The RNA shown here (small-subunit ribosomal RNA) has 1500 nucleotides and comes from an uncultured prokaryote.
It matches the Rfam family "Bacterial small subunit ribosomal RNA". Its family is annotated with ribosome and structural constituent of ribosome in the Gene Ontology.
RNA sequence: AGAGUUUGAUCCUGGCUCAGAAUCAACUCUGGCGGCGUGCCUAACACAUGCAAGUCGAACGCGAAAGCGGACUUCGGUCCGCAAGUAGAGUGGCAAACGGGUGAGUAACGCGUGGGUUACCUGCCUUGCAGCGGGGGAUAACUCGGGGAAACCCGGGCUAAUACCGCAUAAGCCUUACGAGGGAAAGCCUUCGGGUGCUGCAAGAGGGACUCGCGUCCGAUUAGCUAGUAGGUGGGGUAAGAGCUCACCUAGGCAUCGAUCUGUAGCCGGCCUGAGAGGGUGAUCGGCCACACUGGAACUGAGACACGGUCCAGACUCCUACGGGAGGCAGCAGUGGGGAAUUUUGCGCAAUGGGGGAAACCCUGACGCAGCAACGCCGCGUGGGUGAAGAAGGUUUUCGAAUCGUAAACUCCUGUCCGGAGGGACGAAAAAAAUGACGGUACCUCUGGAGGAAGCCCCGGCUAACUCCGUGCCAGCAGCCGCGGUAAUACGGAGGGGGCAAGCGUUAUUCGGAUUUACUGGGCGUAAAGGGCGCGUAGGCGGCCUGGUCAGUGAGAUGUGAAAGCCCUCGGCUCAACCGAGGAACUGCUUCUCAUACUGCCAGGCUAGAGAGUGGGAGAGGAAAGUGGAAUAUCCGGUGUAGCGGUGAAAUGCGUAGAGAUCGGAUGGAACACCAGUGGCGAAGGCGACUUUCUGGACCACAACUGACGCUGAGGCGCGAAAGCGUGGGGAGCAAACAGGAUUAGAUACCCUGGUAGUCCACGCCCUAAACGAUGAAUACUUUGUGCAGCGGGUAUCGACCCCUGCUGUUGCAGGAGCUAACGCAUUAAGUAUUCCGCCUGGGGAGUACGGUCGCAAGGCUGAAACUCAAAGGAAUUGACGGGGGCCCGCACAAGCGGUGGAGCAUGUGGUUUAAUUCGACGCAACGCGCAGAACCUUACCUGGGCUUGAACUGUAUACGACGUACGCAGAGAUGUGUAUUUCCCUUCGGGGACAACUUGAGAGGUGCUGCAUGGCUGUCGUCAGCUCGUGUCGUGAGAUGUUGGGUUAAGUCCCGCAACGAGCGCAACCCUUGUCUGUAGUUGCCAUCAGGUAAAGCUGAGCACCCUACGGAGACUGUCGGCGAUAAGCCGGAGGAAGGUGGGGAUGACGUCAAGUCCUCAUGGCCUUUAUGUCCCGGGCUACACACGUGCUACAAUGGGCGGUACAAAGGGCAGCCAACUCGCAAGAGGGAGCCAAUCCCAAAAAGCCGUCCUCAGUUCGGAUUGCAGUCUGCAACUCGACUGCAUGAAGGUGGAAUCGCUAGUAAUCGCGGAUCAGCACGCCGCGGUGAAUACGUUCCCGGGCCUUGUACACACCGCCCGUCACAUCACGAAAGUUGGUUGCUCUUGAAGUCGCCGAGCUAACCUUCGGGAGGCAGGCGUCGACGGUGUGGUUCAUGAUUGGGGUGAAGUCGUAACAAGGUAGCUGUAGGAGAACCUGCGGCUGGAUCACCUCCUU
Repeated sequence: AGAGUUUGAUCCUGGCUCAGAAUCAACUCUGGCGGCGUGCCUAACACAUGCAAGUCGAACGCGAAAGCGGACUUCGGUCCGCAAGUAGAGUGGCAAACGGGUGAGUAACGCGUGGGUUACCUGCCUUGCAGCGGGGGAUAACUCGGGGAAACCCGGGCUAAUACCGCAUAAGCCUUACGAGGGAAAGCCUUCGGGUGCUGCAAGAGGGACUCGCGUCCGAUUAGCUAGUAGGUGGGGUAAGAGCUCACCUAGGCAUCGAUCUGUAGCCGGCCUGAGAGGGUGAUCGGCCACACUGGAACUGAGACACGGUCCAGACUCCUACGGGAGGCAGCAGUGGGGAAUUUUGCGCAAUGGGGGAAACCCUGACGCAGCAACGCCGCGUGGGUGAAGAAGGUUUUCGAAUCGUAAACUCCUGUCCGGAGGGACGAAAAAAAUGACGGUACCUCUGGAGGAAGCCCCGGCUAACUCCGUGCCAGCAGCCGCGGUAAUACGGAGGGGGCAAGCGUUAUUCGGAUUUACUGGGCGUAAAGGGCGCGUAGGCGGCCUGGUCAGUGAGAUGUGAAAGCCCUCGGCUCAACCGAGGAACUGCUUCUCAUACUGCCAGGCUAGAGAGUGGGAGAGGAAAGUGGAAUAUCCGGUGUAGCGGUGAAAUGCGUAGAGAUCGGAUGGAACACCAGUGGCGAAGGCGACUUUCUGGACCACAACUGACGCUGAGGCGCGAAAGCGUGGGGAGCAAACAGGAUUAGAUACCCUGGUAGUCCACGCCCUAAACGAUGAAUACUUUGUGCAGCGGGUAUCGACCCCUGCUGUUGCAGGAGCUAACGCAUUAAGUAUUCCGCCUGGGGAGUACGGUCGCAAGGCUGAAACUCAAAGGAAUUGACGGGGGCCCGCACAAGCGGUGGAGCAUGUGGUUUAAUUCGACGCAACGCGCAGAACCUUACCUGGGCUUGAACUGUAUACGACGUACGCAGAGAUGUGUAUUUCCCUUCGGGGACAACUUGAGAGGUGCUGCAUGGCUGUCGUCAGCUCGUGUCGUGAGAUGUUGGGUUAAGUCCCGCAACGAGCGCAACCCUUGUCUGUAGUUGCCAUCAGGUAAAGCUGAGCACCCUACGGAGACUGUCGGCGAUAAGCCGGAGGAAGGUGGGGAUGACGUCAAGUCCUCAUGGCCUUUAUGUCCCGGGCUACACACGUGCUACAAUGGGCGGUACAAAGGGCAGCCAACUCGCAAGAGGGAGCCAAUCCCAAAAAGCCGUCCUCAGUUCGGAUUGCAGUCUGCAACUCGACUGCAUGAAGGUGGAAUCGCUAGUAAUCGCGGAUCAGCACGCCGCGGUGAAUACGUUCCCGGGCCUUGUACACACCGCCCGUCACAUCACGAAAGUUGGUUGCUCUUGAAGUCGCCGAGCUAACCUUCGGGAGGCAGGCGUCGACGGUGUGGUUCAUGAUUGGGGUGAAGUCGUAACAAGGUAGCUGUAGGAGAACCUGCGGCUGGAUCACCUCCUU
């Protein structure tokens, strides 16, 4: 300090997540020792038992017993002494208000901090002053009697005091009307010195009370609250001020600087985190507060409204004799319960501290210790050295090895912890002695022995660490992204590795990272975010000069900021944690002094801001009244006749009752053509004929006036398009709804015909818009150019114009710096600054719900949460796509020729059938395809019969034998069985080798699966012109540039231009073939000349001229001429030439796309199979047949068919072959055998053509299917299931609907020939030549493609994306007749205890008395207040509720297609209506809409 995650990639915005530290923690696994800490965060739930507050005999009166001793005894016991003035209770004093616990309540002077009290109290302690004289009456204990189960109570009697009450005295004190009045005490001990205690007063210290400034959580969906309320006067009350309380008077007080109400919470020092500022927290330790079963109350006291006190009420628990009683662990232990979770019913008062006491001493669950718990922090150990045969074993393996690994063993050492033994503290406290729970502990010494002591998490990225096996979207993992569907470094195991270590991980929580609430330190054109606009209140901010003040501000000083903690230094435990000492710090507050620049305040002045004045002109600014013409519609009349209207095309509609058209007249309403303009005005919404009236604002010129009067503006007030609402008018046109007609699969739409609200007016509401510049207002500053509008000035002119120039408005455009994520903005800022306001903080849920408020309603304003996702988004980039655009190409269309689709047949496919009809191929790019040839074989399929190391292959082991040949039998055959025959090679004679078969074990085999694990090969876009790279440059970047542009080309072909310059793969060329010429060569080819020869013939000699053959050259390059073009590239035309602009044809296929095809050519990973999915055999099937499609053949005829005659090829093939002549057969063919391994012989006849003849338009002399009979050939075999021949038969078919295919020249069409495969089988395929056309205006349209551009919500890329209803499941939420709790207001009621007040006839010790009584007191009664409770009625909140509403999520579902491209009707928007749904339509608005233009048309 950052990282991961939105995208194909990029930058930005933005959320989510991770790495760190921490904890009173808990859980999983594991666990050796010690030190120091810490330990109910939940039920302020309930508690058994024990202990936690007593002490004082030196305040007082009583006063045992056991036991021991003695005496007596009736032997039962009695008495005395000691025990002992002890135990014990009581009176009295002090303490019990401290210490200890808890955090329920409390949002408060509760706490923190700093002040105030002239408005106060204070026991014990300290200091000072003064005093302590003399009397009295009771009472508990005790005793007697009584009641009660008990707790306890009642009555009679005795008694003491430092208990109680008078009297005396009063320095000081209190009261006061200033005359005066009032009020104390206690003794005890003594060594007789005194000590101690008591009373009054003053002061101190410490403690407490009240009060004030400031600070102290969230909610405004809590906005008003308050009657003792605010104040006064006077009583009362308190320690004390005060409405604290009461009577009367006044009507105030608090609050947007947040009152009241609701929720939550003890506060702080501190603690955690953080660079800091902050944020979180308030355990342990310390300060304060509050509470003590719940609520109320007072008493006592210096102090309490009292944790271990009292009274009352309530709930709960316990005892009970049922009449009554008792209790309060939020003290220490402990129990139950709750919970993920938190300890011993321990030891001791030795230390520290506290209470009492004169003291001894007693008490002390405060405290000191120990125990339990890895809960935390700190420290230590589990060994160290040596040791390569790199052991065994594990794991991996490319089989070589690698790794665990010096690790182990072995060997040499050490002794921390641990065990044993011995010694043994400090803590104890300033004279000495005594006193230790911890504890025989810490520590020291000796001794024993490597012996007893390592785990947990992780290893896909973030994030350090990798392999094998298992699993197969299963099981599982996961903090985020995401892994798992047969090769998982992500699941589980193993080996190895990484991290930490007596712990390690997980979970939870906090801060951090997060500048993601931004004070430090963010934003708002398009990402979330500027209020629709103005006026203006509070508030905030504010021009120039002078003086004053000193509040803010700055400086210094002062007090305080407890201790502990943090930090620094030093010190003590062996170190550390821990502890001690000193310092610093505590950023704050108080008080005082100084400074006076700035801000504030006070005073005075100024004119640059602002305003006002005079004079002008511009304008759809606003309101009202009036006027005008054009057009539509309607009505009346004339003319006139059959249509009009409408659309992509139609129809509904109107019209012979006379429409439409046209002419004239009339009525009525609404809107104002041209002018008209990125022109004007207005704050915005908005405003458009003309005239008049009224009226607002801005601007210009002038510079006489005021003198900061200003800016902004929470609330508030006003204005505010369209739609909509109310009342009343009005209603021509248009037009939601509605109706009809079309369109369509449907069409609740788009289109058409109608049509009502509405649109218009008046008045009143509504108050929202893409109310937009998606850009708040104001002020100032900051390079330029150019245009517009208004008003001026200057110059010039007769004047206008022109020219120069100022202000205002913008009202625009382009563009620089700067800014920006980019796009872009750019003096009209989105630049640089200041002031003020509004607003934002991930997406969805949702502008929804609830509440409030406004509205007649519609609805507006305000405005959440649960839940859910890891994104949602902005800008730009590259592609792809568009029912976007431009340019261009292609038999793409068009122009032509011939086909297919109809028929019959052939062939392939689908489907069906079947035991099987083997498998693959499926738009183009599957379907005469794999198959260049299924009767058996092939063959992979089916039935049946066989074999199991196998039909074929390589090893191994054992034993054995040559191998083989021939002939039988059974069988469908495979096979089984039998007979006969045969007896290998080498040898060192031990044996070895080859071969065959049996057996064994490795293993073989598989046309079994996966082409989505693969190689190879192939198809396709496409022979389309493209695809890239290096360097440079531009851009934050993805990327761009180059490759775009202007021309040109078949071409990214070439030229020119250019921040590009070059290069590569493609194009072209090089290669083959064909077309011309030529050189060489001359047999098997050729035959001109010469000779021979034949019926004819290169048949023969000779020859190599020609043809040809096959090797090599030449030739064509826009080279040349003219024109066009930029003088270029090139194009057009011409010449020459066999050939002309690539001459024709072929081979050649860039980067890539389609998970295209093929595991059944081959190869190959993995999986599956192994008496079978292998293998052998016979037979069958692949040849089936209601049907559908593709590809072909033959036809439908006369440009033809039959018959006869006759002519001319090329390219091939041939020995298991081609096969001549000749003979036979109607023919297929047979016989026959010559020649030929082929430029020699053969296949071999070319056919169309030409000549002649018949047929004459018919289902025919067309057509040949089908069928019958008879044959031929091949073959082991033609039944299923071959081809061919002859005779006979003679089907459909008369040119083929929608639709669709090929072809641009030697092409189409047409004619035949050959070849591969092959025993045989060709209408298919691959080749060859013969004859030989038509047409192309052109690029609008269809299809495909290329380039540029544009839009995009697509990137698996339009076969994309995506919306809503419905159905199902599930989750949370809202509404709801209500129901049930909590809390609270008001009303009335009840009224305990108790204080206070009044009464007090009953009772009554102290004092007074005249002895009668009085004073005073008590019981009792009444009253005020008053808790719990009750009644009624509200508020608020939680829960729940039949039913219901929308929302979220979900693998596949249903209906449509709304949006993204012009998304096929541009979209969005406010409003209104309608509709299964997305939505549609009307009105107004916006651009965040493409585009040069015509019906609809779904999906992936």